[in-house]
RNA sequence: UUAGAGUUUGAUCCUGGCUCAGGAUGAACGCUAGCGGCAGGCUUAACACAUGCAAGUCGAGGGGCAGCGUGGGGUAGCAAUACCCUGACGGCGACCGGCGCACGGGUGAGUAACGCGUAUGCAACCUUUCCUUGACAGGGGAAUAGCCCAGGGAAACUUGGAUUAACGCCCCAUAGUCCAGCUGGCCGGCAUCGGCCGGCUGGUAAAGUUCCGGCGGUCAAGGGUGGGCAUGCGUGCCAUUAGGCAGUUGGAGAGGUAACGGCUCACCAAACCGACGAUGGCUACGGGGUCUAAAAGGAUGGUCCCGCACAUUGGAACUGAGACACGGUCCAAACUCCUACGGGAGGCAGCAGUGAGGAAUAUUGGUCAAUGGGGGGAACCCUGAACCAGCCAAGUAGCGUGAAGGAAGACUGUCCUAUGGAUUGUAAACUUCUUUUCCGGGAGGGUAAAGUGGGGGACGGGUCCCCUAUUGCAAGUAUCCCGGGAAUAAGCAUCGGCUAACUACGUGCCAGCAGCCGCGGUAAUACGUAGGUGGCAAGCGUUGUCCGGAAUUACUGGGUGUAAAGGGAGAGUAGGCGGGACUGCAAGUCUGUUGUUAAAUCCAACGGCUCAACUGUUGGCUGCGGCAGAAACUGUAGUUCUUGAGUGAAGUAGAGGCAGGCGGAAUUCCUAGUGUAGCGGUGGAAUGCGUAGAUAUUAGGAGGAACACCAGUGGCGAAGGCGGCCUGCUGGGCUUUAACUGACGCUGAGGCUCGAAAGUGUGGGGAGCAAACAGGAUUAGAUACCCUGGUAGUCCACACUGUAAACGAUGAUUACUAGGUGUGGGGGGACUGACCCCUUCCGUGCCGGAGUUAACACAAUAAGUAAUCCACCUGGGGAGUACGGCCGCAAGGUUGAAACUCAAAGGAAUUGACGGGGGCCCGCACAAGCAGCGGAGCAUGUGGUUUAAUUCGAAGCAACGCGAAAAACCUUACCAGGACUUGACAUCCCUCUGACAGACCCUUAACCGGGUCCUCCUUCGGGCAGAGGUGACAGGUGGUGCAUGGUUGUCGUCAGCUCGUGUCGUGAGAUGUUGGGUUAAGUCCCGCAACGAGCGCAACCCUUGUCGUCAGUUACUAACAUUAAGUUGAGAACUCUGGCGAGACUGCCGAGGUUAACUCGGAGGAAGGUGGGGAUGACGUCAAAUCAUCAUGCCCCUUAUGUUCUGGGCUACACACGUGCUACAAUGGUCGGUACAGAGGGCAGCCACCUGGCGACAGGGAGCGAAUCUCGAAAGCCGGUCUCAGUUCGGAUCGGAGUCUGCAACCCGACUCCGUGAAGUUGGAUUCGCUAGUAAUCGCGCAUCAGCCAUGGCGCGGUGAAUACGUUCCCGGGCCUUGUACUCACCGCCCGUCAAG
Repeated sequence: UUAGAGUUUGAUCCUGGCUCAGGAUGAACGCUAGCGGCAGGCUUAACACAUGCAAGUCGAGGGGCAGCGUGGGGUAGCAAUACCCUGACGGCGACCGGCGCACGGGUGAGUAACGCGUAUGCAACCUUUCCUUGACAGGGGAAUAGCCCAGGGAAACUUGGAUUAACGCCCCAUAGUCCAGCUGGCCGGCAUCGGCCGGCUGGUAAAGUUCCGGCGGUCAAGGGUGGGCAUGCGUGCCAUUAGGCAGUUGGAGAGGUAACGGCUCACCAAACCGACGAUGGCUACGGGGUCUAAAAGGAUGGUCCCGCACAUUGGAACUGAGACACGGUCCAAACUCCUACGGGAGGCAGCAGUGAGGAAUAUUGGUCAAUGGGGGGAACCCUGAACCAGCCAAGUAGCGUGAAGGAAGACUGUCCUAUGGAUUGUAAACUUCUUUUCCGGGAGGGUAAAGUGGGGGACGGGUCCCCUAUUGCAAGUAUCCCGGGAAUAAGCAUCGGCUAACUACGUGCCAGCAGCCGCGGUAAUACGUAGGUGGCAAGCGUUGUCCGGAAUUACUGGGUGUAAAGGGAGAGUAGGCGGGACUGCAAGUCUGUUGUUAAAUCCAACGGCUCAACUGUUGGCUGCGGCAGAAACUGUAGUUCUUGAGUGAAGUAGAGGCAGGCGGAAUUCCUAGUGUAGCGGUGGAAUGCGUAGAUAUUAGGAGGAACACCAGUGGCGAAGGCGGCCUGCUGGGCUUUAACUGACGCUGAGGCUCGAAAGUGUGGGGAGCAAACAGGAUUAGAUACCCUGGUAGUCCACACUGUAAACGAUGAUUACUAGGUGUGGGGGGACUGACCCCUUCCGUGCCGGAGUUAACACAAUAAGUAAUCCACCUGGGGAGUACGGCCGCAAGGUUGAAACUCAAAGGAAUUGACGGGGGCCCGCACAAGCAGCGGAGCAUGUGGUUUAAUUCGAAGCAACGCGAAAAACCUUACCAGGACUUGACAUCCCUCUGACAGACCCUUAACCGGGUCCUCCUUCGGGCAGAGGUGACAGGUGGUGCAUGGUUGUCGUCAGCUCGUGUCGUGAGAUGUUGGGUUAAGUCCCGCAACGAGCGCAACCCUUGUCGUCAGUUACUAACAUUAAGUUGAGAACUCUGGCGAGACUGCCGAGGUUAACUCGGAGGAAGGUGGGGAUGACGUCAAAUCAUCAUGCCCCUUAUGUUCUGGGCUACACACGUGCUACAAUGGUCGGUACAGAGGGCAGCCACCUGGCGACAGGGAGCGAAUCUCGAAAGCCGGUCUCAGUUCGGAUCGGAGUCUGCAACCCGACUCCGUGAAGUUGGAUUCGCUAGUAAUCGCGCAUCAGCCAUGGCGCGGUGAAUACGUUCCCGGGCCUUGUACUCACCGCCCGUCAAG
């Protein structure tokens, strides 16, 4: 010193990619901006450059005198002054000469290299200036620039002539420790050799000047500084670059160089480099460092420092100590400029600056005061090096924009549940204070150590010391003091999760956002705006790039059975790794010491700027080298050992391989016989074969291929693979033994060999089978599956190919780590024994513990624990594709990318759902039956159409006689037209009135409006009511059932749905709830890592069936009395009514069953196994239905989408569908007679009874608010008639006449009577209901309601059947299990083609 998060799924674990939070930046862009400090500023076009400046200096080297100044002289002038002469002086342009210009400054194009870094070496070298030491400087000569004269040219420049100097040049002399040659000795080393002391011969030096202090000159030696060369090690990517190289490698010789060297040359040899990556290609200056990171690493090389390279491009040398030279020369090229067209000039990658390029990068500033450099003796000159200033928030650290108090918690704004509250917010105002900053004024150190001029002093010189004078760009800056006054100073992005921070409005899959996941389709915390919040702050955000997170290339520190990943297999090369003992060495290793690791940076400590940034001092910093030491381990050399490995010997099993030979069964074909009409084939057929004799059968023959039984998760082999029998040749294994060798071993890149099937080539062979192909079927089609044929091929020989799910999807080798049980081969023990048993080695299976694993699973044949070596992987798609190489006859194989695109792709396991998967079970689900629907007419609902409107909703089951249990007006929501606007309805305020309402009249289509009559209470405060007015508001059947509540449908009265605790699993989850029985039932019993519990089931409730008891009117009537009559008296038995009880519980018996639950049978009983019926609907599903019952959020309308009125519409009608009614008749119709219910209703009512009418009904009229009165049955039964017809069936439709309700029956009511008398003769495909008091059939009642389109709905009773073998099938459902790429859950997912964009 190491942090994670989001995203694959319905959920889970894992693998794995993508993305984010951090830091950094020479940055850019957007918005914003107070200050100074420090540092930074063309990353692009090494693109082109106008202009100025960036390297000169020395008169103490020289000849000189153009210009300036001084002196002198002359001319003119009164003078000032002007002009001329004079190098005499200060000085000095140009020139000769010396030194410098090779430094400093810029840039990073080239360079993959001894270029750089580091460590060494040079016994193979140079070095101006500087320092030290020694020695020397004698004599002589010839030129040349300048100046002058003459000439050429537009210019740049240049030619000729004459004359002249030097510290320029040359010659002679002198000299040595120098150089060259020859040579003697000593010492040393590192191979060639080096050093020292000598000898001989030969050779090269010099410069003067002066202010007399000095400054210089020459040679030699040493030092110093700076360079040159060589070497070890380190220093990118690509092998889809594998071979490269002729001066190439070496030799000896010569030349060249400061010096070694193929550096160059002639000759000789044929080497040299390379998988430890040569050569080639691409990219790139290298390092100190910088950024990041816990580290290891990764990325990077801007500023500063070191090195290198370059100076428009390419080449070359000259001068010089040093260059092959940024501001030198020459040549070539491109470009630009000048030109008199003949010819010339130029090089900002120096500092500024310009254009261009670009997202983008500054002033044509000041000064040499300091630091440094060049020249000079010096003064001094030069210096775009440098120091300063200017511009830029481009970075970094710091400061400020005020501080304290201050609640009526002000106003505004925003939000809300809106008389009010919350928030902005102590924020503001206001009071007090401060003055960093700002403005005005003043003071103002230090950068100057020193240098220089003058004077003085010390010692030998030359240096040093003292005094004095003088030198500051920045700049009157930093800093300090005084005065003034809160005065001059806040923004940016964010607010769905990651990720700190939320509301309102607008918008409505639009506009837009977005780093990832993802937001937006009318209630968006995700878009835009506002208010508010959190964040950072003179900045904030965005974009780009790098590291991090990423253990996501894993050295530290990953993997490969199924996620990506083990080579198809073997023997083996290089390489890597390797058994026991001893000894030596010391390469690795370790220890100590030492040199180096430039400075800066970084880290630590301590200092200086008020702090910090910045900066100073000291110390530290993983590398490389030297020396010394250690010897365990590795290495190396040697000796030795036997256990690894191998050999020998003795046995042994086997489809191991190759070659040759042999055999039988079967298929097919041929010949012959027998024999006759079919055969064959299929789900069913057909094509095909067959009367020219098939198939079948018998006999004989031909030919090819394959080897039944044995046969076995048996054997053998490295893998591919190997199967009749015999023979020959041959490989390997195993066991035993322990004679021999003595680590000889393991692995194995490249290379080599083997390598199923298919395929290829050549030549054979060809029975069966059979791609292609043909025909027949199947099918919507069927280039398939099925059938009949059939060619390559399958077989053999030789050669090629080289791939497979070549799989155990599991590389080889070695060692170790519980067991159990089979099986193949061998050995040992024991035994009478070939058996059995015990034991051991090798092989091959299963189960299983620890351990491992994401899980599944593996588990001595490991996927465990370790070791060695090889191969391979790094998100999905693109793609094992393209290009290139190699291989192949070809097919193709091998090696093997990128662009682009997605946020996943994937593994294992889990819950569900699903399956034309399996098992078990249920239901009027099928089947067995009965009656229907679908055909007709009508009723009703719906669709469609129509319409001014035909209001709206409901839509498979689960919309359609549904909302609607009553549309003529009303209802009513729709349409047309007429009216009203605080409103038809509610609350509040003000004024007025005492009424309003109601009745009548007028008016109007009606509402509205007008008139008359009638007309409140009071405690005197008022109440109540009405009218008028004002605005808050009312109102809306307007929208959204996908914003909702409530209610409802449906699966389904199906038997399920869950929880707590425990246990199992990393987890989702599992267990319980599964299993064996049983039930209508998750009902109960048994078992069980579960034990319990809840919601459901059942029961409790209502009703019905039996009995008892209590009660007895309006019900009842047996006995008594009475009447026409339970009418009345009476009764309290019965019926009935309605309270309370009893009863049924598998309780009893038998059988079966697990001594269970339970089932079956029986008894008793009114009723028997839930007695019948009802109510009751678990967790949930369908964004199911309803905003039009109601309620309600939001949106919308407000003289209208509200309210009201008249009329119309919801009743339309070519059609289509659903639900019903009535029928089609004789089990019937019709006429007459006659009997029996239950449950209900009734005062604007039910209506007895009487009268009238054919009747609907009307006129009278009693009773009853009802166990009292009233409404009231039909089928049935008895009798007559009809006689099988479109009828005495059927009743539609139409005509006429009426009744009733109601303001009103035209659109548009029901009923009655008379007349009319349609379709229809039992209904196609299909389809619905029902299992017993059920279906069918018959009537009755009620709600709604004035009336009624009711044949509907809800109830009630009467009569009263048939059938169920059974669970294969259809539909729906329950439980278990299995597969899954589904989870929006099979109406899923998804593939291909085509089309459009």
This is a predicted structure of a 1397-nucleotide RNA (small-subunit ribosomal RNA) from an uncultured bacterium. RNAcentral holds the sequence, with entries from ENA.